Model confidence (mean pLDDT): 80 of 100.
A computed fold for a 1415-nucleotide RNA from a metagenome, annotated as small-subunit ribosomal RNA.
RNA sequence: GUUGAUCCUGCCGGAGGUUACUGCUAUCUGAAUUCGGCUAAGCCAUGCAAGUCUCGGGUUAAACCGGGGCGAAAAGCUCAGUAACACGUAGCUAACCUGCCCUUGGGUCUGGAAUAAUCCCGGGAAACUGGGGCUAAAGCUAGAUAGAUAUGGUAUGCUGGAAUGCUUCCAUAUUGAAGCCAAGGAUGGGGCUGCGGCCGAUUAGGUUGUUGCCAGAGUAAAAUCCUGACAAGCCUGUAAUCGGUACGGGCCUUGAGAGAGGAAGCCCGGAGAUGGAUUCUGAGACAAGAAUCCAGGUCCUACGGGACGCAGCAGGCGCGAAACUUUCGCAAUGCACGCAUGUGUGACGAAGGAAUUCAGAGUGCUUUCUCUUUUAGAGGAAGCUUUUGCCAAGUCCAAAAAGCUUGGCGAAUAAGUGGUGGGUAAGACAGGUGCCAGCCGCCGCGGUAAUACCUGCGCCACGAGUGGUAACCACGUUUAUUGGGUUUAAAGCGUUCGUAGCCGGCUUGGAAAGUUUCUAAUGAAAUCCCGCAGCUGACUGCGGGGCUUGUUAGAAAUACUUCCAGGCUUGGAACCGGGAGAGGUCGAGGGUAUUAUUGGGGUAGGGGUAAAAUCCUAUAAUCCCAAUAAGACCACCUGUGGCGAAGGCGCUCGACUAGAACGGAUUCGGCGGUGGGGGACGAAAGCCAGGGGAGCAAAGCGGAUUAGAUACCCGCGUAGUCCUGGCUGUAAACGAUACUCACUAGACAUUGGAUGUCUUACGGGGGCAUCCAGAGUCGUAGGGAAACCAUUAAGUGAGUCACCUGGGGAGUACGGUCGCAAGGCUGAAACUUAAGGGAAUUGGCGGGGGAGCACACAAGGGGUGGAGGCUGCGGUUUAAUUCGACUCAACGCGAGGAACCUUACCAGGGGCGACAGCAGAAUGAAGGUCAGGCUCACGACCUUACCAGACACGCUGAGCGGUGCUGCAUGGCCGUCGUCAGUUCGUGCCGUGAGGUGUCACGUUAAGUCGUGUAACGAACAAGACCCGUGCCCUAUGUUACGACGGGGUCAAUCUGAUUCCGGUACUCAUAGGGGACCGCUGCUGAUAAAGCAGAGGAAGGUGCGGUCGACGGCUGGUCAGUAUGGUCCUAAUCCUCUGGGUUACACGCGGCCUACAAUGGUUGGUACAAUGGGAUGCCACUCCGAAAGGAGGAGCCAAUCCCCAAAACCAAUCCCAGUCCAGAUCGAGGGUUGCAACUCACCCUCGUGAAGCCGAAAUCCCUAGUAGUCGCUGGUCAUCAUCUAGCGGCGAAUAAGUUCCUGCUCCUUGCACACACUGCCCGUCAAGCCAACCGAGUGGAUUUUUGGCGAGCUUCUACUUUUUGGUAGAAUCAAGCCACAGAUCUGCAAGGUGGGCUAAGUCGUAACAAGGUA
Repeated sequence: GUUGAUCCUGCCGGAGGUUACUGCUAUCUGAAUUCGGCUAAGCCAUGCAAGUCUCGGGUUAAACCGGGGCGAAAAGCUCAGUAACACGUAGCUAACCUGCCCUUGGGUCUGGAAUAAUCCCGGGAAACUGGGGCUAAAGCUAGAUAGAUAUGGUAUGCUGGAAUGCUUCCAUAUUGAAGCCAAGGAUGGGGCUGCGGCCGAUUAGGUUGUUGCCAGAGUAAAAUCCUGACAAGCCUGUAAUCGGUACGGGCCUUGAGAGAGGAAGCCCGGAGAUGGAUUCUGAGACAAGAAUCCAGGUCCUACGGGACGCAGCAGGCGCGAAACUUUCGCAAUGCACGCAUGUGUGACGAAGGAAUUCAGAGUGCUUUCUCUUUUAGAGGAAGCUUUUGCCAAGUCCAAAAAGCUUGGCGAAUAAGUGGUGGGUAAGACAGGUGCCAGCCGCCGCGGUAAUACCUGCGCCACGAGUGGUAACCACGUUUAUUGGGUUUAAAGCGUUCGUAGCCGGCUUGGAAAGUUUCUAAUGAAAUCCCGCAGCUGACUGCGGGGCUUGUUAGAAAUACUUCCAGGCUUGGAACCGGGAGAGGUCGAGGGUAUUAUUGGGGUAGGGGUAAAAUCCUAUAAUCCCAAUAAGACCACCUGUGGCGAAGGCGCUCGACUAGAACGGAUUCGGCGGUGGGGGACGAAAGCCAGGGGAGCAAAGCGGAUUAGAUACCCGCGUAGUCCUGGCUGUAAACGAUACUCACUAGACAUUGGAUGUCUUACGGGGGCAUCCAGAGUCGUAGGGAAACCAUUAAGUGAGUCACCUGGGGAGUACGGUCGCAAGGCUGAAACUUAAGGGAAUUGGCGGGGGAGCACACAAGGGGUGGAGGCUGCGGUUUAAUUCGACUCAACGCGAGGAACCUUACCAGGGGCGACAGCAGAAUGAAGGUCAGGCUCACGACCUUACCAGACACGCUGAGCGGUGCUGCAUGGCCGUCGUCAGUUCGUGCCGUGAGGUGUCACGUUAAGUCGUGUAACGAACAAGACCCGUGCCCUAUGUUACGACGGGGUCAAUCUGAUUCCGGUACUCAUAGGGGACCGCUGCUGAUAAAGCAGAGGAAGGUGCGGUCGACGGCUGGUCAGUAUGGUCCUAAUCCUCUGGGUUACACGCGGCCUACAAUGGUUGGUACAAUGGGAUGCCACUCCGAAAGGAGGAGCCAAUCCCCAAAACCAAUCCCAGUCCAGAUCGAGGGUUGCAACUCACCCUCGUGAAGCCGAAAUCCCUAGUAGUCGCUGGUCAUCAUCUAGCGGCGAAUAAGUUCCUGCUCCUUGCACACACUGCCCGUCAAGCCAACCGAGUGGAUUUUUGGCGAGCUUCUACUUUUUGGUAGAAUCAAGCCACAGAUCUGCAAGGUGGGCUAAGUCGUAACAAGGUA
């Protein structure tokens, strides 16, 4: 690191230590058991690595040559082979040997003949070699003595049961002193044995000299080591044989330990010397710096023949990621020889090279100045110190070098590597890049703001080092002895019987194998630990301890286990009793239904489905009745009832048969448990043979369904299902839970048995209680990741067996085995992958369930969709038709009003800024002032010079500006879910935890509204309340409102009216403040609650009605073009401005509206009634002009005062159902208004023209009362422009009182493989690329086995010969190697075939996950 989050299982990655190689980097010193170990036990040029002593020759002396002695079997190198007495450890050797060395004893006499070198003559290219002559010894040899060994003997004695052994004597043979003889020791070796330490059973049987015995040969010696007979044994599940791998140990690495792993250096042991075989000499070899031969390789050659083997030291080639000088010295240590001086020694000691390891030290310290904004950095100066550096002397050394000691100079000569998202210490730093380049052990990072890439700066870690790759151990209790697991995560065999094995009741006695204790010996040194000493230290030395986990011997103990011998009854078994049961096998009998046939009745359909059709039926079906036949099956009873080991078993009766439970004052006496291999049983399907075949029904055929439908549905239908006999041997063969025994609270119901008691209809009846044995539910402790289990354990213990170790590949391949086949059992690897899995949680979802709500549907009213027009959008067009918004939640939306402007777009001009502030340089007016001129005089004026700098043009820089991009970088604001009833918190409680509870249940509500219950109790935001408007009443006030009443004036008078003024405030109205409604009252229902229903009263009744108000959050919703704003882009243009055009285009599609299609109407005339609002560049009364739009005058009003100001309705008349006196589009003509301007492109008026349209398909929208509908009015914007929008009033309905369905939402519950959350997830074929594997006609290689043939050479034997230490020939054993046949194992190549794995966006379907739409 799996998840949205959680717990668990589980693996992957990672931090530590060690080893080899390697990247970058590097100052000095020392030490080392460091340095061709891994690969090629591959091949080697050259030099050296084993001599020495003596004698003879030789030389001036050497060198050198030869005889002889000792040595060359050591040292050194390497690890191929070897799974073995090779090693380790402990023993045996009476079954043996031992040069040199030590001890003891004895002896040491007399002779002889040769030969090499050298010399002479030869052969050969060489290597080498032939003949002749001389000569010595410690060489060879003859004899004697003492002795030794062997053989023989009738001999002597001893021993013994015997075989035999020992001793003495004699004979024969051999040997016999220049380092001898004998005995003993020491050292070293040979042989044998017990025990210990790798993997594989996909290696289960192996063996014929094999096992034993007799005789012989042979050896230093035992032994089938070898030979000839005889017998037929021997090894093996405690793993033989075979295959693979590997030198073994001390030790090394790691670990707390147990363990696990291990290549080398050092020590011990073994083995080997190019591969193989054989032998001589010798104390010792089968020797490789000895020999012979074969094979392979290399070299020389005169082609006749010869030579050689670095896994010794250096060194070379090759191989490889990988490893040094062709140095010096025998001074030290050791070895060989020697009496010794000595000689030799690539052993060894030294030096050289090398970042192999370990260890020690350093790369400076102090003070001060300057600069920068600095804490920090850069630069400079002075002083101090001197390990290292440079120079010098001494010492050390075989000789040097190095080191050590001392002196001088001098900060000089000395820091890197890796990392910086998490794990994991260290940047929310900058620039570049833009799913690119790249990083990344793992998780992951990168698609324009990368703390993850690259670079820079900073920082972190370690530091002369630091990173990478590969490997081992640890963490890993992920192999679990210590120390794991198996209901669901991987994992209990389908069940049972039982052999080996393992384990085993109570008790007595004995033994002492295990066990325990003590003693002794051994377990090399080095390594490890501690201490001391010597070097700075590593290191070395000394002493002690530990380690080698062990083995052996002796003595003792006897609790437990074991063994032997007894006893016992509780485990187990047997016997008896009455009962229960779908236990099994066989036989007999029966029943309903189905189908078929026959007969009768009867007539037109039947059948089937969601609906149909195929199908049956006029040759009479279906249906009813009767009869017959056949096969299969066995309703009800029937039950979380019974039986069985499991599979499984169900009509009745009988026969045979098995097992269990209970009960018993019976019997045996541990006879038991489990059980690898092995045996038996074992559903369904399937196979073989023979029967049988009614129904059902794979395959198959039709009919439907469907985009398709090789399916689901329907009609047919064959194997099969049934029986007999065989085979197969598997299932979700499940309680997903192995068997046995013991222990650990209970409650309830149930089956069988026993006992007691009560009752009875006397039945084999019933009730209750207790006990035993089964089979269930709940539940405490305990367990468990949880779900859950809980005396029928998944608790606590004991015994035995089986099985598991990430996912996939794969239960596949190969091999073996079983099977007639199908297939079963056993059972991998390559490769691939960071997950896979379990349980539970919260959501979301379901073509799951339940409850509730909403104009959601239903019941109704009116529309849209059809027409014409207006308007917006798409599309198309265009120079441009600016941009945004796209389901609901874009489309009369931004825009609350595009002729110019707006305007962002296009065409063509112009500008360097329209706007803000800064810096620099420069120009310069007014002004000031020397000097001069002018002048009477004056900076008033002129000339010249300077100062000054308002203000501003122009210049430069930096910037200004941008409706350019990113709403997926943002703020703010808004839409919507939704005015839906939800969303949370504190404390407590529950849970390992995510979380839960509260927020649930019941009732109720518009509402998480309220009530009751309740491990919850409270609280917050929403809801409600509060607030505004409106409806009724009261009080106060009374102008600009009102006018009942009183009075006055004017006008008109038929009414008594109109108007005005003064009183007035009753009414209306306005303003302000109160009241009023709360399920308050009554009844019923409800739980006596909350509340509901009905009623009274009331202006209003259950939130009165309408508004404002919008929880936690979601939609990466909308807006960078309202403003703000990060980043980015443009800077003579993507900025600013002007003129004109465009946004108003038009084949077409869509949305929203307006007007209509008419008589509930149109037209004409008459007449009446509002409210909200607005008004100074304004509203405009009233009058006049005009047919009208409008114009000209002009009062009032800054407004409860004046003005804008109604229409439908109502009263009449007319039209008479028609494209009309409906409808008004379109077009023509003439006018008016606004404005700089009316062509593109405004509005209005008049006259004329008079299109479509007669109520609208599929579909769809709104609405529950002052609502829908209908009628007009006002405001906003505004110069002008309203079919828009925001408001206002007038008239004023219908229908529902329900929740089955559609849509959406809320709550509870259930399933889930979803969590980007069903627009989810996900499977398989096909197509493409890559990868490893399997099969494969065949074809090569390596190793090995049997048999046969050929066969160098050694050894032995025989024969012959006689130049006799010989020669020749033959045979036999052994036998490398070669050839052939037949196997076995491993491996290379291979056309083609097969499945598997991997690979962002291919094809076809939709199998699985929800009842996944057929569970």

RNAcentral holds the sequence, with entries from SILVA.